A computed fold for a 100-nucleotide RNA from Alkalicoccus luteus, annotated as SAM riboswitch aptamer (S box leader). It matches the Rfam family "SAM riboswitch aptamer (S box leader)". Rfam links the family to the GO term regulation of gene expression. From the family's description: The SAM riboswitch is found upstream of a number of genes which code for proteins involved in methionine or cysteine biosynthesis in Gram-positive bacteria. The coordinates come from a structure-prediction model, not an experiment, and the mean pLDDT is 85.
RNA sequence: CAUUUAUCCUGAGUGGACGAGAGAUCUGGCUCUACGACUCCACGGCAACCUGCCUCGCAAGGUGCCAACGCCAGCAGAGCACUGCUCUGAGCGAUGAAUG
Numbered sequence: 001c002a003u004u005u006a007u008c009c010u011g012a013g014u015g016g017a018c019g020a021g022a023g024a025u026c027u028g029g030c031u032c033u034a035c036g037a038c039u040c041c042a043c044g045g046c047a048a049c050c051u052g053c054c055u056c057g058c059a060a061g062g063u064g065c066c067a068a069c070g071c072c073a074g075c076a077g078a079g080c081a082c083u084g085c086u087c088u089g090a091g092c093g094a095u096g097a098a099u100g
Stems, first nucleotide, its partner, number of pairs: 001100008013043005021032003026074004044066003048063003051059003070092001075089006
C1' cells in the first nucleotide's frame, strides 16, 4: 500500500509549546476558536478490537481513542401525519484483526 472482515447514537482531562484557523474529501448548514481552537509534547484517562484473567465481568500488555451521532445532510429504496419527517441500504472515511 492492497484485499477481506467487524465496529463506528456510550465513554475519556490537566499543564506546556505554537499562533489561525478547525471539524477526513467536495457542497450546503451548523458548531469550536486570541477566555488560544487545530497540531505537537508530558502526565492522566477511556475501553472499540486484539491479548491476559475467567462466567460475562475484570485488567490495561499491543494498537486505538479522549467536542458535538463519522456534528447534520447530500446517492438509492421504503414508509408516513408528505416538496417535510422517519427507517433501511449503498458510497466515502476512521479504527482493530487477518492475509498478501